[in-house]
Predicted 3D model of a 348-nucleotide part of an RNA (small-subunit ribosomal RNA, central domain) from Henriciella pelagia. Lineage of the source: Bacteria > Pseudomonadati > Pseudomonadota > Hyphomonadaceae > Henriciella. It matches the Rfam family "Bacterial small subunit ribosomal RNA".
Context: one part of a larger RNA
RNA sequence: CUGGGCGUAAAGCGCGCGUAGGCGGGCUAUUAAGCCAGAUGUGAAAGCCCGGAGCUCAACUCCGGAACUGCAUUUGGAACUGGUAGCCUAGAGACCAGGAGAGGUUAGCGGAAUACCGAGUGUAGAGGUGAAAUUCGUAGAUAUUCGGUGGAACACCAGUGGCGAAGGCGGCUAACUGGACUGGUACUGACGCUGAGGCGCGAAAGUGUGGGGAGCAAACAGGAUUAGAUACCCUGGUAGUCCACACCGUAAACGAUGAAUGCUAGUUGUCUGCGCGCAUGCGUGCAGGUGACGCAGCUAACGCAUUAAGCAUUCCGCCUGGGGAGUACGGCCGCAAGGUUAAAACUC
Numbered sequence: 001c002u003g004g005g006c007g008u009a010a011a012g013c014g015c016g017c018g019u020a021g022g023c024g025g026g027c028u029a030u031u032a033a034g035c036c037a038g039a040u041g042u043g044a045a046a047g048c049c050c051g052g053a054g055c056u057c058a059a060c061u062c063c064g065g066a067a068c069u070g071c072a073u074u075u076g077g078a079a080c081u082g083g084u085a086g087c088c089u090a091g092a093g094a095c096c097a098g099g100a101g102a103g104g105u106u107a108g109c110g111g112a113a114u115a116c117c118g119a120g121u122g123u124a125g126a127g128g129u130g131a132a133a134u135u136c137g138u139a140g141a142u143a144u145u146c147g148g149u150g151g152a153a154c155a156c157c158a159g160u161g162g163c164g165a166a167g168g169c170g171g172c173u174a175a176c177u178g179g180a181c182u183g184g185u186a187c188u189g190a191c192g193c194u195g196a197g198g199c200g201c202g203a204a205a206g207u208g209u210g211g212g213g214a215g216c217a218a219a220c221a222g223g224a225u226u227a228g229a230u231a232c233c234c235u236g237g238u239a240g241u242c243c244a245c246a247c248c249g250u251a252a253a254c255g256a257u258g259a260a261u262g263c264u265a266g267u268u269g270u271c272u273g274c275g276c277g278c279a280u281g282c283g284u285g286c287a288g289g290u291g292a293c294g295c296a297g298c299u300a301a302c303g304c305a306u307u308a309a310g311c312a313u314u315c316c317g318c319c320u321g322g323g324g325a326g327u328a329c330g331g332c333c334g335c336a337a338g339g340u341u342a343a344a345a346c347u348c
Stems, first nucleotide, its partner, number of pairs: 003320004007302002012316001014201004021194003025088007033081002035077008049065006091191001092188002094185005103177007110154001115149007125136002162169002206247006215241002220236004258315006266293013297304002321348003330341004
């Protein structure tokens, strides 16, 4: 390379938008680039293969044939792919009417709790643990009542519930705003799918500047435990956690399962919208989501099973024994931390 693969054995980019490219619905006409058939020319010789011949055989050599699956020109064909022209509506979009939702951004507001401050009551303990001690407290703590300040997070509702491409999103209200879904339509007419590069988004931690700092808490200090204890437990406690702006660009970024489309038994729960029947809460159906079970089929097994890991098609990404190593070197990116791309020697 051909091939075989990618849930758990090596392997799906963290997620999207989208360029080039690849692929692409139905009908008619046309074209003849791909495609098919014929003819002509060419496809050196040697070699290979087949049939003969010559050295006593063979190797070797000689003669003849076939082959050279290719290319060019030309004559035809028109099913399929492509091109051109026209038409269509099942894909995609648009319009109208709805309801659902922690989707996003900004601003305002609320109550509970913790902490601190002030005041009142009150007195000797409190706190903490397996047990203790460090710690706090007669300069009045803990407890309790009232008032105030400040920051962060939003109990119950809450649900294999909802929304979002993923990361993720949860008190209430308003403004602005994205997407999906259902029902309807007399609109557009393939406008689609995927997507190398590229661009954007991207938890936590971390970084820069400025704020903020209640609680929690790396580092650090002390007390314990222990043979030791640079830990687990306890008392403290700084970065950080929060906000604004700018970086970083990684995660078991997981469904360890790329995206899209079609097809392939069912049963049952739940969320959203719509319909029908009876009728006022039941039955039943449709569409979209989200779960459980299960047939065929698949799988090494586990398991998956209309939300496929089944049957197919298109496009992208990735894998190719373990270690060395996601490392070195170089490039690119970054303020840095580092990220990304990514070997080899050697070794089993």